[in-house]
RNA sequence: ACAGCAGGUCGGCCUGUCGCCCCGGCUUUCGAGGCGGGGAGGAAAGUCCGGACACCACAGUGCAGCAUAGCGGGUAACACCCGUCCACCGCGAGGUGCGGACCAGUGCAACAGAAAGCAAGUACAGUUCGGCUGUAGUGAAAUCGGCAAACUCUAUGCGGUGCAACGCCAUGUAGGUCGGCAUUUGAGGGCUGCACGCCCGAGCCGACGGGUAGGCGGAUUGAACCCCGGGGUAACGCGGGGUCUAGAUAAAUGACGGGAAUCCCGGCCUUCGGGUCGGGCAUACAGAAUCCGGCUUAUGACCUGCUGUUUUU
Numbered sequence: 001a002c003a004g005c006a007g008g009u010c011g012g013c014c015u016g017u018c019g020c021c022c023c024g025g026c027u028u029u030c031g032a033g034g035c036g037g038g039g040a041g042g043a044a045a046g047u048c049c050g051g052a053c054a055c056c057a058c059a060g061u062g063c064a065g066c067a068u069a070g071c072g073g074g075u076a077a078c079a080c081c082c083g084u085c086c087a088c089c090g091c092g093a094g095g096u097g098c099g100g101a102c103c104a105g106u107g108c109a110a111c112a113g114a115a116a117g118c119a120a121g122u123a124c125a126g127u128u129c130g131g132c133u134g135u136a137g138u139g140a141a142a143u144c145g146g147c148a149a150a151c152u153c154u155a156u157g158c159g160g161u162g163c164a165a166c167g168c169c170a171u172g173u174a175g176g177u178c179g180g181c182a183u184u185u186g187a188g189g190g191c192u193g194c195a196c197g198c199c200c201g202a203g204c205c206g207a208c209g210g211g212u213a214g215g216c217g218g219a220u221u222g223a224a225c226c227c228c229g230g231g232g233u234a235a236c237g238c239g240g241g242g243u244c245u246a247g248a249u250a251a252a253u254g255a256c257g258g259g260a261a262u263c264c265c266g267g268c269c270u271u272c273g274g275g276u277c278g279g280g281c282a283u284a285c286a287g288a289a290u291c292c293g294g295c296u297u298a299u300g301a302c303c304u305g306c307u308g309u310u311u312u313u
Base pairs, nucleotide, nucleotide: 001309002308003307004306005305006304007303008302009301010300013259014258015257016256017255018254020039021038022037023036024035026033027032041285045296046295048294049293050292051291052290053162054161055160056159060196061195062194063193064192065158066157067156068155069154070084071083072082073081074080085099086097087096088095089094100153101152105151106150107147108146122136123135124134125133126132166217167216168215169214176208177207178206179205180204181203188200189199190198191197224243225242226241227240228239229238231236263280264279265278266277267276268275269274
């Protein structure tokens, strides 16, 4: 200098004018007007996992279905994370995991070859004359092996639905008409799917017709974040201190201007540490919608450590 591997940080700051949303408080002629504070991400994306929370069920048994799969640890939990063994890839730093079982069974392997699943058997040789033994030939693979991210088997585990959950208030109509079933001889409903079994149950199901579609909560204090110390290889956890950081509801968090900084380009100076001037520039991926822990995908700028190659000293 080039090429890589692993990890991390930021993704913005200050200010002026106007505009929007939330919280607190003040004033009010009840129309509203001031003041203070705050206002979209590292992935908010995908909706792929796991939960918190809410409601229903909680009576199991069997079959099915789905998920996981070396060993140990972490976590609320996980298919996630950490460590370690093994296998494979890479010169290496590192990366990936399809990591239980092929004597429970079934299946797959073109062509070539005599033959591609328990058996036989082409050519040659040996021979105890039995394809019994060996070699060659074809092929990826031939006394037998490979594939289970082939079906399958084994072990372990799994209730459902989802904030459009759910709860409360108000308004209004037609508490309507018809049909079927049923009232303990149980209609209908529930227990992931099915069967058995069990539970609830006095009205239920269907068609036609009518009314309403409003408001409040859920709703943001969290398995939260930051710093320090101790323990641990690490993931992480314990103790102490500090911070409060959106809450919209058809969906707010914006527009314009100025300045500086990081970075890039160019010029000048240089004691080679850097200084100064001009220009450009937050450009990329992209926007909350109950919330949290992960994984995956998209992506701009920079920093740190490590590996390989080349050159110079």

Bacterial RNase P class A from an uncultured Bacteroidota bacterium, 313 nucleotides, folded computationally. Rfam family: Bacterial RNase P class A. By type it is a ribozyme.